[in-house]
Context: one part of a larger RNA
RNA sequence: UGACGGGGGCCCGCACAAGCGGUGGAGGAUGUGGUUUAAUUCGACGCAACGCGAAGAACCUUACCAGGGCUUGACAUCCAGAGAAUCUCCUGGAAACAGGGGAGUGCCCGCGAGGGAGCUCUGAGACAGGUGGUGCAUGGCUGUCGUCAGCUCGUGUCGUGAGAUGUUGGGUUAAGUCCCGCAACGAGCGCAACCCCCGUGGUUAGUUGCCAUCAUUAAGUUGGGCACUCUAGCAAGACUGCCGGUGACAAACCGGAGGAAGGUGGGGACGACGUCAAGUCAUCAUGCCCCUUACGUCCUGGGCUACACACGUCCUACAAUGGUCGGGACAACGAGCAGCAAGACCGCAAGGUGGAGCGAAUCUCUUAAACCCGGCCUCAGUUCAGAUUGCAGGCUGAAACUCGCCUGCAUGAAGGCGGAAUCGCUAGUAAACGCAGAUCAGCAUGCUGCGUUGAAUACGUUCCCGGGCCUUGUACA
Numbered sequence: 001u002g003a004c005g006g007g008g009g010c011c012c013g014c015a016c017a018a019g020c021g022g023u024g025g026a027g028g029a030u031g032u033g034g035u036u037u038a039a040u041u042c043g044a045c046g047c048a049a050c051g052c053g054a055a056g057a058a059c060c061u062u063a064c065c066a067g068g069g070c071u072u073g074a075c076a077u078c079c080a081g082a083g084a085a086u087c088u089c090c091u092g093g094a095a096a097c098a099g100g101g102g103a104g105u106g107c108c109c110g111c112g113a114g115g116g117a118g119c120u121c122u123g124a125g126a127c128a129g130g131u132g133g134u135g136c137a138u139g140g141c142u143g144u145c146g147u148c149a150g151c152u153c154g155u156g157u158c159g160u161g162a163g164a165u166g167u168u169g170g171g172u173u174a175a176g177u178c179c180c181g182c183a184a185c186g187a188g189c190g191c192a193a194c195c196c197c198c199g200u201g202g203u204u205a206g207u208u209g210c211c212a213u214c215a216u217u218a219a220g221u222u223g224g225g226c227a228c229u230c231u232a233g234c235a236a237g238a239c240u241g242c243c244g245g246u247g248a249c250a251a252a253c254c255g256g257a258g259g260a261a262g263g264u265g266g267g268g269a270c271g272a273c274g275u276c277a278a279g280u281c282a283u284c285a286u287g288c289c290c291c292u293u294a295c296g297u298c299c300u301g302g303g304c305u306a307c308a309c310a311c312g313u314c315c316u317a318c319a320a321u322g323g324u325c326g327g328g329a330c331a332a333c334g335a336g337c338a339g340c341a342a343g344a345c346c347g348c349a350a351g352g353u354g355g356a357g358c359g360a361a362u363c364u365c366u367u368a369a370a371c372c373c374g375g376c377c378u379c380a381g382u383u384c385a386g387a388u389u390g391c392a393g394g395c396u397g398a399a400a401c402u403c404g405c406c407u408g409c410a411u412g413a414a415g416g417c418g419g420a421a422u423c424g425c426u427a428g429u430a431a432a433c434g435c436a437g438a439u440c441a442g443c444a445u446g447c448u449g450c451g452u453u454g455a456a457u458a459c460g461u462u463c464c465c466g467g468g469c470c471u472u473g474u475a476c477a
Base pairs, nucleotide, nucleotide: 001477002476003474004473005472007471008470009469010468011467012466013465015461016460019425020424021423022422023421026316027315028314029313030312031311032310033309034307035306042053043052064302065301066300067299068298069297070296073127077126078125079123080122081121082120083119086103087102088101089100090099091098092097107116108115109114129291130290132289133288134287138285139284140280141279142278143276145274150189151188152187153186154185155184156165157164158163169180170179171178195268196267197266198265200236202234203233204232205231206230209226210225211224214223215222239262242256243255244254245253246252318418322377323376324375325374326373327372328371334365335364336363339358340357344353345352346351384415389410390409391408392407393406394405395404431453432452433451434450435449436448437447
């Protein structure tokens, strides 16, 4: 100087408390451990691994296993020889591949002979190739403490020196934020602001959007209009600016006015010096080591989907604030041409036929659901719950046996609110409800967004956890 203390002081954070809803019990989904296996590819392991890499494992992917093949190779550059490229047929075969037959002459230079580019095949070797190892050799990227308020430097001063001071102190703040004081005076990286979205009115603009007035229709459908809504560009608006009080006359705090918004308005992006030899050699790049008729590469099939068990994260429930049937209402974000697909018709349905319109403020996905009204159910393992299983179908795709999703009929399991323990959340939040998108042929209870309905509680900081500043002790560095 740090680190640590079941030392002290001050102060924060859904840290506790106050509340609301969960997890831990059940069934299922998914990830992991373990076990099994020819293989169940690899990585990730307290917080900060475990619906994580994977924003899509039937083949492919795919890295694993079995079998069948290739050896200058699936891919790059160079050399020589042959042939246009290419298309097609036959035989063996699971395919890869191997053997054989046929069709076939383009581009540039040149009269021609021939040469060249490109592509294919053969041959020789330089080389290719490796998701093989090392993240404890590395770059890059990332997690985490933590959006915590800290981390430092120059000059000066003090100290023999390590170092200190500044950065401590008194107030204050979300903040090393600001004020005052002070052997310090300044400065940098952080904080804040500048960026994006939402919230108010104005202005510009008026189609594909809108409809107050006029006319018209089944319908903003058409004429008309651009007032309103909306769209999307511009500028405005909030700054403790104003008033009162408290305070050291300061910084600031408390209350008030005006205002759509008030003291950082709400949300996002943004992550200091560093810590964890944290994670990643399997995104990529890369040193070194290793393989080279194989640890490379091609193909078929299998596996990654196994299942006495254990854990994490979720979904659905256990019902009446409910279930079911009929009727009625209201979104936003988005996506669409190898695409989204309307009206119509067929089917109980999944879906099918067909194809208007739309590269989309125009058309489509697109009926949102919870909600409201009415009928039935009357507390039961039930008209709760839906696992499991049987049969019949649909869709995608060469192909759904291993191993997809969906529909109908039948079947109806556990489950009556969950031990010790444990998680999230302070407001348009929690909880509840549905919708869209990426990936994607198909496959979503996951993820990322979107809107709809919309709470309870916070006395307080004694305690648990994490953190900041000062101080104290130390046999630790």